[in-house]
RNA sequence: UGUUAAAAAGGCAAACCUAUUGAAAAGUAGGGACGCAAAGCCGCGAGUCUAAGGUUUUAAUACCAUGAUUGUCGGGCUGCCGGGG
Numbered sequence: 001u002g003u004u005a006a007a008a009a010g011g012c013a014a015a016c017c018u019a020u021u022g023a024a025a026a027g028u029a030g031g032g033a034c035g036c037a038a039a040g041c042c043g044c045g046a047g048u049c050u051a052a053g054g055u056u057u058u059a060a061u062a063c064c065a066u067g068a069u070u071g072u073c074g075g076g077c078u079g080c081c082g083g084g085g
Stems, first nucleotide, its partner, number of pairs: 001084001003082001011036002016031006034071001040077003044074003047069003053064003
């Protein structure tokens, strides 16, 4: 300078289980590893999930994020080991 392929010292941790928070989706902590080269950070755009609340309905229902998801995709910012020049 730069990050194509291969690797993994160190790093993260899906499902599931326990505790806890929440209306829910889901979050957090511990256990646990399916995987991950940004599975580091930002919900910024799209998608997806939820519907306490709001709107609607005689009711049932239906619709709506302001809620959730960055381990669905895209975008922005930063970056370790090793390899290459």
c-di-GMP-I-GGC riboswitch aptamer from a Eubacteriales bacterium, 85 nucleotides, folded computationally. The source organism's lineage runs through Bacteria, Bacillati, Bacillota, Clostridia and Eubacteriales. Its mean pLDDT, the model's own confidence on a scale to 100, is 77. Of the family's consensus pairs, 90% are formed in the model.